[in-house]
Context: one part of a larger RNA
């Protein structure tokens, strides 16, 4: 000095407590263990792996496995020189590949370019191992308030001091002392975004107030009010009032205000920890490999299934199902696209092809919700698994191993042990909707977007993880 202590003192976090709603029980989605295979490719393993890398495994991706082919090679730079080159057609073959013919290559500014092959080689290539050689990224304590220098003073020295201390803070936040006086990374502020108004502007948006029209509908002349939009400004600073206090910082009501004290969301992550994660993103140093650990290809696996566990998704029902009717968003996305009207089918969908590179046209008629009827408490008019026919779609191809529909089938489940987990406001809970990724999809994931909308905090003694002082310490 720092670490630890079933050592103290302060303080703080959905960290407990006070609620709600979930998990573990079921069936199904998925990753993972194991096990199984010719292969079930490889990585990630308390927190901090485990719907992770994977924002899309039928072929492809692909790395695995079986066959079947190449050996200057699948890519790229030089390269003496060739010109039967480029294509075309045929046999072989699962396809790569291997054979065999037919023409006798293209631009041209006639210098030459292109293009294809191509000796000897310089060299290529490994998703082969090491993340304990390594850069770069990244995860965690943790948005925790710490972590640190310079000179200066103390101390033989390691090292103090500052940074402790009284207060106050979400903050090492700021204020006082005070052998210390400044400084720097960090905190906070500067950055986007939302709540309020203002200018300014008015098409594709809007439509009050004036016509027009029509069954209706900003459809139409037209206006810039209002609502939207996007561009500049305003605003909030403890700025004012009053109170505690010696003081000051500042706390705690109130005033106006659209917003009150960090006004909410977000980005943004300090020195360092943990030989943390990554050599399979990429880059790289050593080892290895070079007719094979490299390279094409066709099929199969990664989609196995006695089981075990993590994440979720649907339910177990009446605050519900199930008919019918009627409402009201927001974010996005669209030319190899989004795809309307209309017809056709019960429906998936099919035809059609306006219109629109979009505030225009379309995706696209949100669901919960309200009204109305119905069901009468059951394994049911709950639940929807899992099977048995027909189909639609993408795509060359749905057999391993695709998503939807329609017909019938109708499993388990009646609120789930010990344990456990998320959440303090437009939050949790519940309802939809949109996008990447993408032919199509295993999307119940992942990241947005709106809609309906609560309960509870007495409180810090305990559980946990952190912060600062103090104190033992056989620990470093």
């Nucleotide at each position: 000095u720092g670490a630890c202590g079933g050592g103290g003192g302060u303080c703080c976090g959905c960290a407990c407590a006070a609620g709600c709603g979930g998990u573990g029980g079921a069936g199904c989605a998925u990753g993972u263990g194991g096990u199984u295979u010719a292969a079930u490719u490889c990585g990630a393993c308390g927190a901090u792996a485990c719907g992770c890398g994977a924002g899309g495994a039928a072929c492809c991706u692909u790395a695995c496995c079986u066959g079947g082919g190449c050996u200057a090679g699948a890519a790229u730079g030089c390269g003496a020189g060739u010109g039967c080159u480029c294509g075309c057609u045929c046999c072989u073959g699962a396809a790569a590949g291997g054979g065999a013919g037919c023409u006798u290559u293209u631009c041209u500014u006639c210098g030459g370019a292109a293009c294809a092959c191509g000796a000897a080689g310089c060299a290529a290539g490994g998703u082969g191992c090491u993340g304990c050689a390594u850069g770069g990224u990244u995860g965690u304590c943790g948005u925790c308030a710490g972590c640190u220098c310079g000179u200066g003073c103390c101390g033989u020295g390691a090292g103090g001091u500052g940074u402790u201390g009284g207060g106050u803070u979400a903050a090492g936040u700021c204020c006082c002392g005070c052998a210390a006086c400044g400084a720097g990374c960090g905190c906070a502020a500067c950055c986007c975004u939302u709540a309020u108004c203002c200018u300014u502007a008015g098409u594709u948006g809007c439509c009050a107030g004036c016509a027009u029209g029509u069954a209706a509908u900003g459809a139409u002349g037209g206006g810039g009010a209002c609502u939207c939009u996007a561009a500049g400004g305003a605003g909030a600073c403890u700025g004012c009032c009053g109170g505690c206090g010696c003081a000051a910082g500042c706390c705690g009501c109130g005033a106006g205000g659209a917003a009150g004290g960090u006004g909410g969301g977000g980005a943004u992550g300090a020195c360092g920890u943990c030989a943390a994660a990554u050599c399979a993103u990429c880059a790289u140093g050593g080892c290895c490999u070079u007719u094979a650990u490299g390279c094409c290809c066709a099929g199969g696996g990664c989609u196995a299934c006695a089981c075990a566990c993590g994440u979720g998704c649907u339910a177990c029902a009446a605050u519900g199902g199930c008919a019918g009717g009627u409402a009201c968003a927001a974010c996005g996305g669209g030319u190899a696209g989004c795809g309307a009207a209309g017809c056709c089918g019960c429906g998936a969908g099919g035809u059609g092809g306006a219109g629109c590179c979009a505030a225009u046209c379309u995706c696209c008629g949100a669901a919960a919700a309200c009204c109305u009827g119905u069901c009468c408490c059951a394994g049911u008019u709950c639940g929807g698994a899992u099977u048995g026919g027909a189909g639609u779609c993408u795509g060359g191809a749905a057999c391993u191993c695709g998503a939807c529909u329609c017909c019938a089938u109708g499993a388990a489940g009646g609120u789930g042990g010990a344990a456990u987990c998320g959440c303090u406001a437009g939050u949790a809970a519940u309802c939809g909707c949109g996008c990447a990724u993408c032919a199509g999809c295993c999307a119940u994931g992942g990241c947005g977007c709106g809609g309906u909308g609560a309960a509870u905090a007495c409180g810090u003694u305990c559980c946990c993880g952190g912060a600062c002082c103090u104190u033992g310490u056989a620990c470093a």
Molecule: small-subunit ribosomal RNA, 3' major domain
Organism: metagenome